This is a predicted structure of an 84-nucleotide RNA (transfer RNA) from an Oscillospiraceae bacterium.
It matches the Rfam family "tRNA". The family's RNA type in Rfam is transfer RNA.
Model confidence (mean pLDDT): 82 of 100.
Lineage of the source: Bacteria > Bacillati > Bacillota > Clostridia > Oscillospiraceae.
The sequence was found in a public genome assembly.

RNA sequence: GCCGGUGUGUUGGAAUUGGUAGACGAAGCGGACUCAAAAUCCGCCGCUGGCAACAGCGUACCGGUUCGAGCCCGGUCACCGGCA
Numbered sequence: 001g002c003c004g005g006u007g008u009g010u011u012g013g014a015a016u017u018g019g020u021a022g023a024c025g026a027a028g029c030g031g032a033c034u035c036a037a038a039a040u041c042c043g044c045c046g047c048u049g050g051c052a053a054c055a056g057c058g059u060a061c062c063g064g065u066u067c068g069a070g071c072c073c074g075g076u077c078a079c080c081g082g083c084a
Stems, first nucleotide, its partner, number of pairs: 001083007010026003019067001028044005046057004060076005
């Protein structure tokens, strides 16, 4: 230099057909139970703003296509593998 693969919450990891982003776990927070704790059960659990209802943003980064993009197209970066 060329070719291929991967990049998603704090973390593992889904969503591949373009149609609610984060299913299901781990960790964390709150509650129940208990004399107390462990275990178990229930709820919450990306970020920002808000008393709340809710609103906005968010799939490595920058653009594009589309009514709509994690997914398609172009470019860039990082890591892994192969060829030279």